A computed fold for a 73-nucleotide RNA from a Myxococcota bacterium, annotated as transfer RNA.
The sequence is in RNAcentral, with records from ENA.
Rfam family: tRNA. Rfam links the family to the GO term triplet codon-amino acid adaptor activity. By type it is a transfer RNA.
The prediction has a mean pLDDT of 83.
RNA sequence: GUCACGAUAGCUCAGCUUGGUAGAGCGCUCGGUUGAAGCCCGAGAGGCACCGGUUCAACUCCGGUUUGUGGCA
Numbered sequence: 001g002u003c004a005c006g007a008u009a010g011c012u013c014a015g016c017u018u019g020g021u022a023g024a025g026c027g028c029u030c031g032g033u034u035g036a037a038g039c040c041c042g043a044g045a046g047g048c049a050c051c052g053g054u055u056c057a058a059c060u061c062c063g064g065u066u067u068g069u070g071g072c073a
Base pairs, nucleotide, nucleotide: 001072002071003070004069005068006067007066010026011025012024013023020056028044029043030042031041032040049065050064051063052062053061
């Protein structure tokens, strides 16, 4: 240089194929339980890398940018 794949919650990852309310585990906060804590139970906060386009509607489709990994040179 070029090609492919990835970027979603504090962390690890689903969801994208098939556009229509964004989820799980761990962690965090509050409550219950306990003499207290842990375990356990209930509830809650918190996120689609960035810009633009298509569409009634975009995490999802299209283009570009940034960044990471790998292949080729």